[in-house]
Context: one part of a larger RNA
């Protein structure tokens, strides 16, 4: 000098940041990933129209006053249309965003190259196409099992769900011809023949989709050079091990995997083993070289109760998906089930120690949707904490009878000290009132009646902490008497202590000041 700090004393305001460093310990509760009815069938509600069954039944007509006739209107049931809601099928998203640093000494990261060995949904550009069929399964209905979670059987049904067929090349595969190029395996271009493979519709008629191909962009995958902590009181390590052939597998190269063959491969330029550790841009310090560090922000990696596994998908071996095993917790009718905060809040525990079970989608961004819009604990804000940095204030000018009081004294005085009182002034702040934003291109403002402005009031609401022997700026008195105590080092204290304790004074810093810890 610095800090994600803590502790002690103290504490006025604002702006901007930061805030579980310990138990990757266990978690009550709520929320954090949905959306599309312009893909689809069904169901509910409301409105309108039409028809039918049944019920009630007005005006009018008639009457022997009991009633009869009449049929408006209402209700019920069915069909159709419109609006709206949506459990299910289907599509996209859920692989992003958010958290943590346990593991990892590794192509994990950083940097520089390579892929003639690769993939890429949505997006952009270009070309071509979108024909004609089929069978199901949910929902639903009936029956039925179970305490529940959740099922089972039978039957019906739609689609942009699923499956054939047609068409088809610049795609893919096979067999040939020709050319150009490369460091090599080889790549690219051109040409001939054969074979294989596609699609889905919706609507408000504007469009939005769907299929194949080529190119781009973006995002990834793989390989390599170099760099990347400590220990030799760790010296040998290795059997898919090292290489080859053949095959499998992958988007792709490869012992990645399998069979066979060979006996290799690494190592004092430190293998192996052990310990420690996420890496970097950066941060702190230093004149620099360097040392230390990796909180916040940004990039990469890894993980999601522990271990293992795959499925779906363009993309995961998937935090809020699935399966199995373990530990733990909960429910149970004892047969069986449910769960995973290292998301945001919050609780317990641990600890010297670290915040609200807040508001809003207004902005920025993301997902879905044609859109309106919906969702978004991402984000933006507010709350708490002097945790840090920065800024402001706690008044300014005048004022000697050098008041009183305190301290001290050689009793003359000295000092506190222009300090106070007192006079004049100001209002940053504060309190009250009024106005009142930008952030928002048309609308939409959580923040927020916030920031800011104006007016009024009144010095009003606002100073502490540490030190004073030397290092080191700042001294006297009293108490104590090697006691009580102080102390970073030297060292103070045993009767005149500038070193202990208190008081007065002084010095330093200041809404902070000291102490402790860590790094330079």
């Nucleotide at each position: 000098g610095a800090c994600g700090a803590a502790c002690g004393c103290u504490g006025g305001c604002g702006g901007c940041a930061u805030g579980c460093c310990u138990a990757a310990c266990a978690c009550a509760u709520g929320c954090a990933a949905g959306u599309c009815g312009a893909a689809c069938g069904g169901g509910g509600a409301c409105u309108c129209g039409c028809g039918c069954u049944g019920a009630u039944g007005a005006a009018g007509u008639u009457u022997u006053c009991g009633g009869a006739u009449g049929g408006a209107a209402u209700c019920u049931u069915g069909c159709g249309a419109g609006u709206u809601c949506u459990a299910g099928u289907g599509g996209c998203g859920a692989a992003c965003g958010g958290g943590u640093g346990a593991g990892u000494a590794a192509c994990g990261c950083g940097u520089g190259a390579g892929c003639a060995a690769c993939c890429u949904g949505c997006c952009c550009u270009u070309c071509a196409g979108u024909g004609g069929g089929g069978g199901a399964c949910a929902a639903c209905a009936g029956c039925u099992g179970g305490a529940a979670a959740c099922g089972g059987c039978u039957g019906c049904u739609a689609a942009u769900a699923c499956c054939g067929c047609a068409u088809g090349a610049a795609a893919c595969a096979g067999c040939g011809g020709g050319g150009u190029c490369g460091c090599a395996u080889g790549a690219c271009c051109u040409u001939g023949c054969u074979g294989u493979c596609a699609a889905a519709g919706a609507u408000u008629u504007a469009u939005c989709g769907c299929u194949g191909a080529a190119g781009g962009a973006u995002g990834g995958g793989c390989u390599c050079g170099c760099g990347u902590c400590u220990g030799a009181u760790u010296a040998g390590c290795u059997a898919g091990u090292u290489g080859g052939u053949a095959g499998g597998g992958u988007a792709a190269c490869g012992g990645c995997c399998u069979a066979c063959c060979a006996a290799g491969g690494c190592g004092a330029c430190g293998a192996u083993c052990a310990g420690u550790a996420g890496c970097c841009g950066g941060a702190c310090u230093g004149a620099g070289a360097g040392g230390u560090u990796g909180a916040a922000c940004g990039g990469c990696c890894a993980c999601a109760u522990u271990g293992g596994g795959a499925c779906u998908g363009a993309g995961a071996u998937a935090c809020g998906g699935c399966c199995c095993a373990g530990a733990c917790u909960c429910c149970u009718a004892c047969g069986g089930g449910a769960g995973g905060c290292a998301g945001c809040a919050g609780u317990g525990a641990g600890g010297a120690a670290u915040a609200u079970u807040g508001g809003u989608c207004a902005a920025u961004g993301g997902a879905g949707g044609a859109a309106a819009c919906u969702c978004u604990g991402a984000a933006c804000c507010a709350g708490c904490a002097a945790u840090g940095c920065c800024g402001c204030g706690u008044g300014a000018g005048g004022g000697a009878a050098g008041a009183a009081g305190g301290u001290u004294u050689u009793c003359g005085g000295a000092u506190u000290g222009u300090a106070a009182a007192c006079c004049u002034c100001u209002u940053u702040u504060c309190u009250g009132a009024a106005g009142g934003a930008a952030g928002a291109u048309a609308a939409u403002g959580a923040c927020g009646g916030u920031a800011c402005u104006u007016c009024a009031g009144g010095a009003a609401u606002a100073a502490g902490c540490c030190a004073c022997g030397g290092c080191u700026a700042a001294c006297u008195a009293c108490g104590u008497g090697c006691c009580a105590g102080c102390a970073g080092c030297c060292g103070c204290g045993g009767u005149a202590a500038u070193a202990c304790g208190u008081a007065g004074g002084u010095g330093g810093c200041a809404a902070g000041c000291g102490u402790u810890g860590u790094c330079c």
A computed fold for a 520-nucleotide part of an RNA from an uncultured bacterium, annotated as small-subunit ribosomal RNA, 5' domain. The full RNA is in RNAcentral, with records from ENA.